[in-house]
Context: one part of a larger RNA
Molecule: small-subunit ribosomal RNA, 3' major domain
Organism: uncultured prokaryote
RNA sequence: UGACGGGGGCCCGCACAACCGGUGGAGCAUGUGGUUUAAUUCGAAACAACGCGCAGAACCUUACCAGCCCUUGACAUACCGAUCGCGAUUUCCAGAGAUGGAUUUUCAGUUCGGCUGGAUAGGAUACAGGUGCUGCAUGGCUGUCGUCAGCUCGUGUCGUGAGAUGUUGGGUUAAGUCCCGCAACGAGCGCAACCCCCACCCUUAGUUGCCAUCAUUAAGUUGGGCACUCUAGGGGAACUGCCGGUGAUAAGCCGGGAGGAAGGUGGGGAUGACGUCAAGUCCUCAUGGCCCUUAUGGGCUGGGCUACACACGUGCUACAAUGGCAGUGACAAUGGGUUGCAAACCAGCGAUGGUGAGCUAAUCUCAAAAAGCUGUCUCAGUUCGGAUUGGGGUCUGCAACUCGACCCCAUGAAGUCGGAAUCGCUAGUAAUCGUGGAUCAGCAUGCCACGGUGAAUACGUUCCCGGGCCU
Numbered sequence: 001u002g003a004c005g006g007g008g009g010c011c012c013g014c015a016c017a018a019c020c021g022g023u024g025g026a027g028c029a030u031g032u033g034g035u036u037u038a039a040u041u042c043g044a045a046a047c048a049a050c051g052c053g054c055a056g057a058a059c060c061u062u063a064c065c066a067g068c069c070c071u072u073g074a075c076a077u078a079c080c081g082a083u084c085g086c087g088a089u090u091u092c093c094a095g096a097g098a099u100g101g102a103u104u105u106u107c108a109g110u111u112c113g114g115c116u117g118g119a120u121a122g123g124a125u126a127c128a129g130g131u132g133c134u135g136c137a138u139g140g141c142u143g144u145c146g147u148c149a150g151c152u153c154g155u156g157u158c159g160u161g162a163g164a165u166g167u168u169g170g171g172u173u174a175a176g177u178c179c180c181g182c183a184a185c186g187a188g189c190g191c192a193a194c195c196c197c198c199a200c201c202c203u204u205a206g207u208u209g210c211c212a213u214c215a216u217u218a219a220g221u222u223g224g225g226c227a228c229u230c231u232a233g234g235g236g237a238a239c240u241g242c243c244g245g246u247g248a249u250a251a252g253c254c255g256g257g258a259g260g261a262a263g264g265u266g267g268g269g270a271u272g273a274c275g276u277c278a279a280g281u282c283c284u285c286a287u288g289g290c291c292c293u294u295a296u297g298g299g300c301u302g303g304g305c306u307a308c309a310c311a312c313g314u315g316c317u318a319c320a321a322u323g324g325c326a327g328u329g330a331c332a333a334u335g336g337g338u339u340g341c342a343a344a345c346c347a348g349c350g351a352u353g354g355u356g357a358g359c360u361a362a363u364c365u366c367a368a369a370a371a372g373c374u375g376u377c378u379c380a381g382u383u384c385g386g387a388u389u390g391g392g393g394u395c396u397g398c399a400a401c402u403c404g405a406c407c408c409c410a411u412g413a414a415g416u417c418g419g420a421a422u423c424g425c426u427a428g429u430a431a432u433c434g435u436g437g438a439u440c441a442g443c444a445u446g447c448c449a450c451g452g453u454g455a456a457u458a459c460g461u462u463c464c465c466g467g468g469c470c471u
Stems, first nucleotide, its partner, number of pairs: 007471007015461002020424004026317008034308002042053002064303007073127001077126002079123002082120003088105001091102004107117003129292002132290003138286002140281003143277001145275001150189006156165003169180003195269004200236007209226003214223002239263001242257002244254003319418001323377006335366003340359002344355004384415001389410007431453007
């Protein structure tokens, strides 16, 4: 000077408390450990690994295993001589395929010199190649403390010096925010503001959007209109600005008030200081060193990553009446669509199939919103719950055996609210309800987003956890 203390003082945070809903018990999904295996590829490990890398493992992916093959190589540059086509396409044979053998059609420029370009297979050597090792050699990127309020510098002053001061103190704030004081005076990185979205108003514009008035229709369908809604550009608006109280006459705080769409940071996002953890990543990429070079490189078929006495994490569905089933009938928002979305009609109980209008989309379409309401069931392992299993199908795709999703019929397991323990949440939040998207041939209980309905509680800071300042 820091760090630490079951030292002290002050303060903050869903940290506790209060409230609501979960996890821990069941079944299943998914990740991990362990075990097994020819292989079950590798990484991630308290918080900050474990629905994580993986926004999607049947082949591919794929890095793993077994077997079969290749060796200047699947890919790049350079050299040599050769060919003028290679690719693509057609067919046949062997093979699990890779591959090997046979077969068919076709360069450009030109100074007409195989000159230039391009391509091909062959040869030799430099080399290629490596998801091999080291994240404790590294760059880059990321997590975390933490959106916590801190971290520093110049000059001056003090101290022999390390250093101190400033940055401490009195108030105040979400804040090293601001005010006052002070051997300090200033400044920088952070805070805040500047950026984006939402909430109000004005304005510009009026199709694909809208419809008040007029006509018209089954229908904003058409004429007409751009007032309203909406869309998307520009602007305004909020600043403790005004009043009262309090405070040190300050910063500010309280309260109410007025006004206002919004009130004291209006709500949300983006934004992450100096640094910490030799934190994570050499398997995104880049890269030093080391290692392999007829193999630790390359190709292929099949298998594996999907195994299963078990243990843990994260989820989904339930255990029912605030419910199940049947019927009914409204009201959203975000998005996606030409290798695509598909209306309507027909067939099928259904998954789906057939025909196929329209749409490169404010035009057409995915598209049905669901919770809601009415009837019924009457507390039962049930008309709860849906696992598991048998049978039959649909779709995608060379191909669903290992190992896809969905549909129909049958089957109808555990489960009657969960021990110790533990998690989230302060408002349009929790809870609950459905919807869309990325990845993607197919596959979502995960992830990312969207709207609908819509609470309870906070006395307080003694205690637990984390953090800040002084001592």